[in-house]
């Protein structure tokens, strides 16, 4: 470093809206209610994929320069999944 197995945190059951499904009402066109079923948008929030920033230090202007620090572009905010990192085994 690669593969397999095990461990592995944080933060929304929020609002609007399109579709779908279920139920109720209506003579009927239709109307109303519900849903963590699939999307879009808004607001709020999280940091541990990835990415950006820097202290010591270095030929000390420039520039280079680490993290679980920091930013939150990306990503994420029920379970699952993913997951930096850690352990074991094999190569």
């Nucleotide at each position: 470093c690669a593969c397999a197995c095990g461990g592995g945190a944080g933060a929304g059951u929020c609002c609007c809206u399109g579709g779908g499904g279920c139920g109720g009402c209506u003579g009927g066109u239709g109307c109303c209610g519900c849903c963590g079923c699939c999307g879009g948008g808004g607001c709020g929030c999280c940091g541990a994929a990835g990415g950006g920033g820097c202290a010591a230090c270095g030929u000390c202007c420039c520039c280079g320069g680490a993290a679980c620090c920091u930013c939150u572009c990306a990503g994420g905010c029920g379970c699952c999944a993913g997951g930096a990192c850690c352990g074991u085994g094999u190569g």
Molecule: Glycine riboswitch aptamer
Organism: soil metagenome